Overview:
Bacterial RNase P class A from a Bacillota bacterium, 366 nucleotides, folded computationally. The source organism's lineage runs through Bacteria, Bacillati and Bacillota. It matches the Rfam family "Bacterial RNase P class A". By type it is a ribozyme. Its mean pLDDT, the model's own confidence on a scale to 100, is 77.
[in-house]
RNA sequence: CAAGUAAGCUGAAUGAACGCGGAGGGAAAUCCCAAAAGGCUCUCUCUGAGGAAAGUCCGGGCUUCAUAGGGCAGGGUGCCGGCUAACGGCCGGUGAGAGUAAUCUUAAGGCAAGUGCCACAGAAACAAACCGCCUAAGUUUGGCCGCAAGGCCAGACCGGCAAGGAUGGAACGGUGCGGUAAGAGCGCACCAGCGGUUGGGAGACCAACCGGCUAGGUAAACCCCACCUGAAGCAAGGCCAAAGAAGAAAACGCAAAAGGCGGCCCGUCUUGUUUUCGGGUAAAGGCCGCAGGAGGCGGCUGGCAACAGUCGUCCCAGAUAGAUGUUCAUUCACGACAGAACCCGGCUUAUAGGCUUGCUUGGCUU
Numbered sequence: 001c002a003a004g005u006a007a008g009c010u011g012a013a014u015g016a017a018c019g020c021g022g023a024g025g026g027a028a029a030u031c032c033c034a035a036a037a038g039g040c041u042c043u044c045u046c047u048g049a050g051g052a053a054a055g056u057c058c059g060g061g062c063u064u065c066a067u068a069g070g071g072c073a074g075g076g077u078g079c080c081g082g083c084u085a086a087c088g089g090c091c092g093g094u095g096a097g098a099g100u101a102a103u104c105u106u107a108a109g110g111c112a113a114g115u116g117c118c119a120c121a122g123a124a125a126c127a128a129a130c131c132g133c134c135u136a137a138g139u140u141u142g143g144c145c146g147c148a149a150g151g152c153c154a155g156a157c158c159g160g161c162a163a164g165g166a167u168g169g170a171a172c173g174g175u176g177c178g179g180u181a182a183g184a185g186c187g188c189a190c191c192a193g194c195g196g197u198u199g200g201g202a203g204a205c206c207a208a209c210c211g212g213c214u215a216g217g218u219a220a221a222c223c224c225c226a227c228c229u230g231a232a233g234c235a236a237g238g239c240c241a242a243a244g245a246a247g248a249a250a251a252c253g254c255a256a257a258a259g260g261c262g263g264c265c266c267g268u269c270u271u272g273u274u275u276u277c278g279g280g281u282a283a284a285g286g287c288c289g290c291a292g293g294a295g296g297c298g299g300c301u302g303g304c305a306a307c308a309g310u311c312g313u314c315c316c317a318g319a320u321a322g323a324u325g326u327u328c329a330u331u332c333a334c335g336a337c338a339g340a341a342c343c344c345g346g347c348u349u350a351u352a353g354g355c356u357u358g359c360u361u362g363g364c365u366u
Stems, first nucleotide, its partner, number of pairs: 001362010012331007020048008031038001050337001054348002057346005062233004069266004074229005079093005094108001095106004109224002114222002116218003130165002132161003138157008173191006192214001194211007237288004247277006257271005295314008
């Protein structure tokens, strides 16, 4: 200097004028009104969208069912350990894979509990031979040699083989040497797998030695095993003056009944469930929930880290037809993706440009 890789910050800035939302203080005034919450005007101070606010994929806080449970089914996760309120998240490891490496990915328990599936091709995918190799041994034919016994050559039958070739994603471990009639873990060396012993490690796992030589693959197939797991959701759910009517009728049922508790059972609670008619509200209204939090920032201690503890400090949006906009000037990164709606911890997706740091590889120079 170039390429790569991991982490982080920023995501227009400054000034002026006018204009919006919220909180608090002050002033004036009396709008509505019988009344609750509230409304209008002026002024001062403070404050007002994101790293993803998106997706609604996970986990919770909170609210109601509800007085509160057990089991089954269903659903979720799936190597080990730690963090956390919890998680399918994060951190650190182990195994496997990719990469020269830094690093990255991981749907990573069990096929020896059982049941399935492996099309086509191929001889054959829990068993056999399409092309082939052999003729040692056994039977036999022909020829040659030999006095004979018998020997040699070429075939045939019977037989042996799964090493070679073909097929395929995968063919009864792989490569090599020996051996054999030809072969084969038949034997040996190394390697993979499986089993055993010993050692290391908290554990996943790793290492060494020994062993007989060994049909597989698939659980992101059904299933088995281990652990976890109520439902619905802020449009949850509450409050609001005077007055007024918790009323009437019918059907079902009537404690051995009905109804509530996601489905079923047990259990438990209540005394009813459904339909029709009818009254009341500023209510098609107002207020709470609604932001002080599993909160942010900083220091110290512990930890490889995620994070935890402790001390200090700060308050940093709460709209509800839905708030931060317009104009001018200057600067330069010439401005990307994009707007809270109960809140928080994650994941995933989108993202113009600018800046910082660590590490890896290559080149050049000293």